[in-house]
RNA sequence: GGACCCAUCGUCUAACGGUUAGGACUCAGCCCUUUCACGGCUGCAAUAGGGAUUCGAAUUCCCUUGGGUUCACCA
Repeated sequence: GGACCCAUCGUCUAACGGUUAGGACUCAGCCCUUUCACGGCUGCAAUAGGGAUUCGAAUUCCCUUGGGUUCACCA
């Protein structure tokens, strides 16, 4: 350098082009408990950036950024 794959809450992981972007853990508050732990309830928190297509994009397409795999080059 070429080809291919990946990028969503702090972490992991869902989401037929029409979702208030869900769940688990973590965290915060409350309940429970003599206390802690366990358990219960509630809450905080995310679509890498830009553009295109579309009535509508996390989802399709293009570019960029970052990461990975593979191939090539390396006098």